Parts: sequence; structure tokens; C1' cells
RNA sequence: CCGACGAAAAGGCAAACCCUUCGCGAGUUGGGGGCGCAAAGCCACGGGACUCUUGAGUCAGCCGGGCCGCCGAA
Repeated sequence: CCGACGAAAAGGCAAACCCUUCGCGAGUUGGGGGCGCAAAGCCACGGGACUCUUGAGUCAGCCGGGCCGCCGAA
């Protein structure tokens, strides 16, 4: 230095629900709120689930995959 791994430390993110924004809708923006997360950071590539104006969309905190990333005990 790299990989694996995940004790500790510093932090980070933010479920349901409520208010709000946008959307036909699945969902989404912002705030509150914390169920949880070592990638719960990003990507819609494959599968899956969901939506509708049936040909397009949504979900990355469903699974797989790709890329980047904090720390450093056993």
C1' cells in the first nucleotide's frame, strides 16, 4: 500500500408515522421522527416487486452485479 475481516473510536445515513412539494400513479422534495444500516453512498446492468395514460415508468433500505469511500483491534 492492497485485499479480507468488523472490536474500538470519530462521525454518517434514516424505517414506520406526521406535515409539506411534485407526480395520473407506484413514488418523490423539504422538515420532524428513529426502525434499523459497515456501504442503508452512487449506478436501473440482470432478476424481482409495484404503477399507469399499456408503452413507458417507480423502487438501490428486495436479491445479484459494477464503481467509489471513513477507521484499523483480533